[in-house]
RNA sequence: UUGAUCCUGGCUCAGGAUGAACGCUGGCGACGUGGAUAAGGCAUGCAAGUCGAGUGGGUUUAGACCCACGGCGAACGAGGUAGUAACACGUAGGUACGUACCCCCGAGUCGGGCAUAACUAGUCGAAAGAUUAGAUAAUUCCCGAUAGUCCCCGUUUAUCCGCAAGGAUUUUACGGGGUAAAGAUCCGCCAGUUGGCGGAAUCGCUUGGGGAGCGGCCUGCGGGAUAUCAGCUAGUUGGUAAGGUAAUGGCUUACCAAGGCAAUGACGUCUAGGGGGGGUGAGAGCCCGUUCCCCACCGAUGGUACUGAGACACGGACCAUACACCUACGGGUGGCUGCAGUCGAGAAUCUUCCGCAAUGGGCGCAAGCCUGACGGAGCGACGUCGCGUGAUGGAUGAAGUUCUUCGGAACGUAAACAUCUUUUAUGAGGGAGAAAUCCGCCGUAAGGCGGUUUGAUAGUACCUCAUGAAUAAGGGGUUGCUAAACUCGUGCCAGCAGCAGCGGUAAUACGAGUGCCCCAAGCGUUAUCCGGAAUUACUGGGCGUAAAGCGUGUGUAGGCGGCUGUGUUAGUCGUCCGUUAAAACUCUCGGCUUAACCGAGAAAGUGCGGACGAAACGGCACAGCUUGAGGAGGUGAGGGGUCUAUGGAACUCAUGGUGUAGGGGUGAAAUCCGUUGAUAUCAUGGGGAACACCAAAAGCGAAGGCAGUAGACUGGCACCUUACUGACGCUGCAACACGAAAGCGUGGGGAUCGAACGGGAUUAGAUACCCCGGUAGUCCACGCCCUAAACGAUGAUGACUGGUUUUUCGGAGUAUCGACCCUCUGAGAGACGAAGCUAACGCGUUAAGUCAUCCGCCUGGGAAGUACGGCCGCAAGGCUAAAACUCAAAAGAAUAGACGGGGACUUGCACAAGCGGUGGAUCAUGCGGUUUAAUUCGAUGAUAAACGAAGAACCUUACCAGGGUUUGAAAUUCAGACGAAGUUCCGAGGAAACUUGGAAUGUCUCACAAGGACGUCUGGACAGGUGUUGCAUGGCUGUCGUCAGUUCGUGGCUUGAGCUGUUCCCUUAAGUGGGGAAACGAACGCAACCUUCGUCCCGUGUUACAAGUGUCACGGGAGACUGCCGCACUGAGUGCGGAGGAAGCGGAGAUGACGCCAAGUCAGCAUGACCCUCUGAUAUCCUGGGCUACACGCAUGAUACAAUGGCCACUACAAUUGGUUGCAAAGAGGUAACUCGGAGCUAAUCCAUAAAAGUGGUCUCAGUUCGGAUUGAGGGCUGCAAUUCGCCCUCAUGAAGUUGGAAUCGCUAGUAAUCACAGGUCAGCGAUACUGUGGUGAAUACGUUCUCAAGUCUUGUACUCACCGCCCGUCAAGCCAAGGGAGCCGGGAACACCCGAAGAUUCGCUUCGCGCGGAUUCAAGGUGAGCUUGGUGACAAGGGUUAAG
Repeated sequence: UUGAUCCUGGCUCAGGAUGAACGCUGGCGACGUGGAUAAGGCAUGCAAGUCGAGUGGGUUUAGACCCACGGCGAACGAGGUAGUAACACGUAGGUACGUACCCCCGAGUCGGGCAUAACUAGUCGAAAGAUUAGAUAAUUCCCGAUAGUCCCCGUUUAUCCGCAAGGAUUUUACGGGGUAAAGAUCCGCCAGUUGGCGGAAUCGCUUGGGGAGCGGCCUGCGGGAUAUCAGCUAGUUGGUAAGGUAAUGGCUUACCAAGGCAAUGACGUCUAGGGGGGGUGAGAGCCCGUUCCCCACCGAUGGUACUGAGACACGGACCAUACACCUACGGGUGGCUGCAGUCGAGAAUCUUCCGCAAUGGGCGCAAGCCUGACGGAGCGACGUCGCGUGAUGGAUGAAGUUCUUCGGAACGUAAACAUCUUUUAUGAGGGAGAAAUCCGCCGUAAGGCGGUUUGAUAGUACCUCAUGAAUAAGGGGUUGCUAAACUCGUGCCAGCAGCAGCGGUAAUACGAGUGCCCCAAGCGUUAUCCGGAAUUACUGGGCGUAAAGCGUGUGUAGGCGGCUGUGUUAGUCGUCCGUUAAAACUCUCGGCUUAACCGAGAAAGUGCGGACGAAACGGCACAGCUUGAGGAGGUGAGGGGUCUAUGGAACUCAUGGUGUAGGGGUGAAAUCCGUUGAUAUCAUGGGGAACACCAAAAGCGAAGGCAGUAGACUGGCACCUUACUGACGCUGCAACACGAAAGCGUGGGGAUCGAACGGGAUUAGAUACCCCGGUAGUCCACGCCCUAAACGAUGAUGACUGGUUUUUCGGAGUAUCGACCCUCUGAGAGACGAAGCUAACGCGUUAAGUCAUCCGCCUGGGAAGUACGGCCGCAAGGCUAAAACUCAAAAGAAUAGACGGGGACUUGCACAAGCGGUGGAUCAUGCGGUUUAAUUCGAUGAUAAACGAAGAACCUUACCAGGGUUUGAAAUUCAGACGAAGUUCCGAGGAAACUUGGAAUGUCUCACAAGGACGUCUGGACAGGUGUUGCAUGGCUGUCGUCAGUUCGUGGCUUGAGCUGUUCCCUUAAGUGGGGAAACGAACGCAACCUUCGUCCCGUGUUACAAGUGUCACGGGAGACUGCCGCACUGAGUGCGGAGGAAGCGGAGAUGACGCCAAGUCAGCAUGACCCUCUGAUAUCCUGGGCUACACGCAUGAUACAAUGGCCACUACAAUUGGUUGCAAAGAGGUAACUCGGAGCUAAUCCAUAAAAGUGGUCUCAGUUCGGAUUGAGGGCUGCAAUUCGCCCUCAUGAAGUUGGAAUCGCUAGUAAUCACAGGUCAGCGAUACUGUGGUGAAUACGUUCUCAAGUCUUGUACUCACCGCCCGUCAAGCCAAGGGAGCCGGGAACACCCGAAGAUUCGCUUCGCGCGGAUUCAAGGUGAGCUUGGUGACAAGGGUUAAG
């Protein structure tokens, strides 16, 4: 994730952090921090010198400076993290070693000599520089002496090892040999040109020993990924000898041996400097290694050595390569990964600053010099911390803004205003500490006292005064998670978004405004890490169905392992010691005004090493034990396996007989077989495969699997007994073996069945299901394949934990003659179930319970069990096994519905049984469509279509054309003017509306005036709208359906959605009633109450009737309740029948549960929002037209097609209901419609003809005496007006139609059918419609299989917008990533060969000078063949994704 639920599981968020970057904003200070990318390239300056107390010279008036030799330093400091998976680092140890400067102790410092640079002179060169000759000094170099506890050799002593031979070593003693040195300053004296001698002190020098510190080397242990890297290795592993080194060692060489490493991961590939530490976290962990500290490595790239105590040397040398620069083209020069700075690339990282004052380093006796180390300042909100942007009072709750229910509310004490303060800011004044070195004195020394000088930072910190609220607030959010909401704009657009998601005209989610919330000189976003995430589970997860038990066994390594005792101990436990650098973390104290920051002390650092101890557990060794395991003896069951033989039934084929026209097959058929004789039947023979009954929920096997019978061979298992062995056990990576079906190979076999294939059907199609055939295969032998829903979707072994019951195979007891039965005890196989477990379903001694051991496997869905690689296979294919990309889900179990061409039960004019219709004709009416200036609008399956409309000629009227009006046709209100209002008449224009002119009359309230009421006009507020949205609404309505359902409270069950109640049984029209039941009650529905009809009684009496009366009307009451009897079913209650009765759930109506269809209606009414209306409308008035059009389609009706009929004549019988603007009688006229007339009636009083029916006549089956459409003529009525466009009458005309295809509708009794009558609307009428009324008056229902609809229970579900659902694949189109790919282009590592610089080693020559030549080693380079890893690639294939194909 779902309609809702529980669970599994991923995704996302809230926290903290950063060497950050980006967006908006920005007052101050302190402390930190700042090239993470291109170890890319670099202009310029500086970054390592110093010593005259080692020495020679040059220049100079002097002070002094310069060059060179020499000494020390330059191997430190500073930078960077490229390489390195390694003894590089960390930690704990070791020693075959070295050590300049420093410290301590001992001994010494004698004699002599040869050179050379600078310099001078010359030559070459553009330069860099080179070269020749000459002279010279030293703390340069050389020779000699002396010396030792130094070095070498020899003899010897001691100790240790070894049986011995002999060997080793710090060693003892003795002998022999070898190697050293340098001077300088100061003072005094002598000589006085240099120099010589002596003295004291200091600095040196040589040698030996020791120390400190530093380094070299070796070892244990520790810390990346990858097995789609499984084998690697020739100096490789070891030995001997030699060389080499400061020193061990294959470090190197020669010879010998063949070793060494590896699933405890060698070798390879990828990535990476390591640690102290940092971030996060409750911790365990996970991630990181910037600044600071330690170590390593590097210095353009690669190689090499020299000097030296130390280098294979960042600012030294040589060579090679690339790049850059200079050049006179011959040749040279260079190395910012030092500090600044520059270019480049990048999202991105600073000043070409000051100073050696401090600290530290180098040199020096020292003064001092050098020091881009360092101390400081500058830049950057990059971070952490601190401060500020004012404080107090102040309600008329100002103005303004926003909202509003129009009352008001919020911003809000906020502001204004008043009082106060001055951190900060600005100005002024003062002004540190950081300072000791040095010199002098004292002191043995450590050090003390006194005095002089030195500050980059900086006139800074800090202090004081003055001015004045004065100079200082933003960012993000506001649907939920998540603190905080309103209005407007927009209208699936623009946009938002971390996830869910928001936006399609009422957006708290977009944009804006206002308010609010959070943080604050910052706030957000992005990226990355940890957390939440028990989401890799050590702490701390799982695997029956969610992802996950290998198909099964045997068994190696490994892991784990019964009881007792002894010894020991490298595991384990305890105590102590050492170490675990400093800084950091924690605690305490202290210093900067506080804090960050800094200082001091303490604690900690779970690790490693050492010493001592313990022996429970574990290990090891030894000795035992029997219960685990195995064995022995005796029984037993079994489709366990392999091979051989054999049997009957069925099938099929062949032959023969009988026999004749069909057979076969299906839902129905056909293909097919059959007159050349099928099917059927009989006989004989052949063939192959499978084994009925027994048979079972049964048996055996490791699994797959195994079934006629007999035999041979053979594996395993169970029980009973046991005097044997003595832990021999369990599990089990790898390995090996087995492994259904299908498939493959070779050779057989081939009856049946039967992929493919052919044919027939079905179908829209039918590459299917059905039918007729049929090849491979199915069978056998041998060899492969190795997968299954290989499932109990449940790994193996051991132990423990209530039961009931069935069954198979053993044993014992009892019983019996024996068997059965019964009781107990083992081993299997089932069912139901305590506890417990489980998300639930369920499992439950055969565990999915509770424990133990071992193995395998899982970590969101898709991509995918796919690609690539490897292994296996003859092939098919199998095993192993990803990623990019994409989604926010995908799943499991259970719940309520809905649905099912699932089930059970029940109901309904639902079907059936009937009667009459529709669909065909003509007409009426409505709708669609078309047409039109307009044909106004709505309603559209059932649930629109004689519906809104219970009445369109004008009006209605909403539509169209044209002409008018604009406070309006009607309403409310204000102001002003005029006048009562009004009525009548005359004109002009005009189609009318309307515009305009005139006359007469009239005069309310009120004494008059003013005012008021009313009216007209003008102006202002406003009106008006049948304009839009029924998906913003109210109200009303349709439908399921007058179907029997829909719920609630309390209780109970469930983790929960939810269930129970409402299920079940009987019954009913009914959830109607009863019984039972974890339910007990209740509500809305049902029923009843209401109205009416039917029976009776009572009362009243307008009218009726001649009266009295009461058939009538009104009012009231009685009556029915299945009450009584019988029968049936159980207990209830119900059903059936009967009596009585007018009537036995009596008939009809009203009454419509929870809800469903965003069903219908903004045009009946009401109503939110939007829209149109200050110069002319979407408002309003008028005239005319339209709503009545007409190739066509649909729906609802009327009339018919005729004889149960038509026509004519005569004769009967109603009930509703309406009537004063009305109904209208009698009478009269007219063929009639109608006219004249007006009695009566405000109605039981008057008016409104009943028709079918009946009786008689005629028509005689025809397009008719049926049918009446259409049309013509003449009339009547209504109305201002019948042309578009009314109705009626008369005469004439006389169409289609002869009972209606597929299909379909209504109706169960006073019903259908049929016949008339009345009413509403209404001037009239298009009414055949609608609403009522009565008259005449049937048929049928076996029944519930089927159709439709409904209800209850149940079942399945991947549906819940609920089957008109969901959803799969191909095709077409766009986009994306990855794989293949003829090839093409790069990188990496190694191999073979060629070439081979510098250097080193070595050989030869030698002018004795690394001068010349050779060899070995070796960097770079070249050639070649492969390996590996990237990029690109026509093309083809698959995958993913994309509102309406």

This is a predicted structure of a 1445-nucleotide RNA (small-subunit ribosomal RNA) from an uncultured Parcubacteria group bacterium. Its mean pLDDT, the model's own confidence on a scale to 100, is 82. The RNAcentral record of the sequence draws on ENA and SILVA.